[in-house]
RNA sequence: CCAGACGGCCGGGCGAUCGCGGGAGAAGCUUGCUUCCUCGAGGAAAGUCCGGGCUCCACGGCAAUAUGGCGGCGGGUAACGCCCGCCGGGGGUGACCCCAGGGACAGCGCCACAGAAAGCAAACCGCCCUGCGUGCAGGGUAAGGGUGAAAGGGUGCGGUAAGAGCGCACCGCGUCUGCGGUAACGUAAACGGCACGGCAAGCCCCGCCAGGAGCAAGACCAAAUAGGAACGGCGCGCGGCCUUCGGGCUGCAGGGCAUUGCCGCCCCGGACCGUUCGGGUAGGUUGCGUGAGCCGUCCGGUAACGGGCGGCCAAGAGGAAUGAUCGCCACGGCCUUCGGGCCGGACAGAACCCGGCUUACAGGCCGUCUGGUCCU
Repeated sequence: CCAGACGGCCGGGCGAUCGCGGGAGAAGCUUGCUUCCUCGAGGAAAGUCCGGGCUCCACGGCAAUAUGGCGGCGGGUAACGCCCGCCGGGGGUGACCCCAGGGACAGCGCCACAGAAAGCAAACCGCCCUGCGUGCAGGGUAAGGGUGAAAGGGUGCGGUAAGAGCGCACCGCGUCUGCGGUAACGUAAACGGCACGGCAAGCCCCGCCAGGAGCAAGACCAAAUAGGAACGGCGCGCGGCCUUCGGGCUGCAGGGCAUUGCCGCCCCGGACCGUUCGGGUAGGUUGCGUGAGCCGUCCGGUAACGGGCGGCCAAGAGGAAUGAUCGCCACGGCCUUCGGGCCGGACAGAACCCGGCUUACAGGCCGUCUGGUCCU
């Protein structure tokens, strides 16, 4: 210098003017306005995919079934399907990257096409043996050919009619023991002649986790209208006449007791009146930001992370605010008469909160490392 790997960070800066949302901040007065002060988006606020806090509902305890999810080992964490470290497998020259990574002797199922044969194996070609009618029949054979994603260990030597773990050596595999490691696992020796194909993001088995709904949760205050309850009052009705259509005048008037009758007492009814109460809608208040908080520093730990000390309080509403313009500077691109000129600004955007994951992103910065080339 070129090409790459991994980790972390930023997401323009300053000033002026105008404007917007919050404040139980201050002052003024005309008491709901003005002025001043102060705070006002993100690394993902996003997707709503996991895990929690919080709230209500359900539930005697424990367990189980169903359903869903997760799955190497150890650690971290409030918890996780997240993170860290390690193990095993795979990829890369390498830095490094990827893995739904338990079980295929509990059982069932599947293995397309091709191929002779796809699972208690199988004989198409080939090879070998026997028979004869000499190109067929019977038998042996998985070493060779061919098919396939996959053909019942691999390489070599021996052996054989030809072959074959048939025998042997090494590798692989399995069992057991020793050693190392907390463990996953690694490693060494002995034994076993190979028996045990693959698929569990097919059913299934094993282990672990999960009660349901969600801030439109929930709590408090509570209007109008309609309806409900209690208490009290009123016979509220029917007919006639008049009317300025609001009503006015007038006659009779529920049931029972008792009475000659009136008065009186009780009951019942009403789309009536009044008072009180309760539920509840609109609306308002709260939940609502001091929290698994942020910053700095020291200590423990390989790390994730934990602990000590010091400092800080930093949006919150309604679906709606968090902006615009100009100037200078920085950055990038193009042009240049080298003085400068012109142009450009990603993804996106809180709404109960927090920890993760995933996805989007113009441009830029820093650190560690790898491979190649050149120079000293």
The prediction has a mean pLDDT of 76. A computed fold for a 376-nucleotide RNA from uncultured Asticcacaulis sp., annotated as Bacterial RNase P class A. The sequence was found by an Rfam model in a public genome assembly. Rfam family: Bacterial RNase P class A. The family's RNA type in Rfam is ribozyme. Rfam describes the family as follows. Ribonuclease P (RNase P) is a ubiquitous endoribonuclease, found in archaea, bacteria and eukarya as well as chloroplasts and mitochondria.